[in-house]
RNA sequence: CAACCGAAGACGCCGAACCCGCAAGGGGCGGGGGAACCAACGCGUGGGGUGAAUUCUUUCCUUCCGGGGAAGGAUAGGCGGACUCCUUCCUGCCGAACCCGUCAGCUAACCUCGCAGGCGCGCGAAGGAGAGGCU
Numbered sequence: 001c002a003a004c005c006g007a008a009g010a011c012g013c014c015g016a017a018c019c020c021g022c023a024a025g026g027g028g029c030g031g032g033g034g035a036a037c038c039a040a041c042g043c044g045u046g047g048g049g050u051g052a053a054u055u056c057u058u059u060c061c062u063u064c065c066g067g068g069g070a071a072g073g074a075u076a077g078g079c080g081g082a083c084u085c086c087u088u089c090c091u092g093c094c095g096a097a098c099c100c101g102u103c104a105g106c107u108a109a110c111c112u113c114g115c116a117g118g119c120g121c122g123c124g125a126a127g128g129a130g131a132g133g134c135u
Base pairs, nucleotide, nucleotide: 011120012119013118014117018027019026020025028115029114030113031112032111033110038105046103047100048099049098050097055074056073057072058071059070060069061068062067077094078093079092080091081090083130084129085128086127087126088125089124
């Protein structure tokens, strides 16, 4: 000096999960239930909610042959690339999990719940509009 590992601060990312205040408290964001009207009101499979996380398919293991499990490919959809927004190109990712418990369409009034958790520390571009800082 470099690489690697770890820690801290600041900063950044997913997400509603934030702001102000010493505090008390004040704002803000998000979800569920819930009329009329409308919709729905055949059978089977019970049904429903949060979320981007739907749908199709291949291989393997297992099986009481009903099924169960594992590993892939693609995909509806979603996020990032360091001021914000719009458009375009390029590029890197996610495409889960959980909850209610036979019950819930929409839904004014009204009722009610949450504001967690996890991660990174990188350094794409063009056009337009705006914001902020410095000189």
Overview:
c-di-AMP riboswitch aptamer (ydaO/yuaA leader) from a Chloroflexota bacterium, 135 nucleotides, folded computationally. Of the family's consensus pairs, 92% are formed in the model. The sequence was found by an Rfam model in a public genome assembly.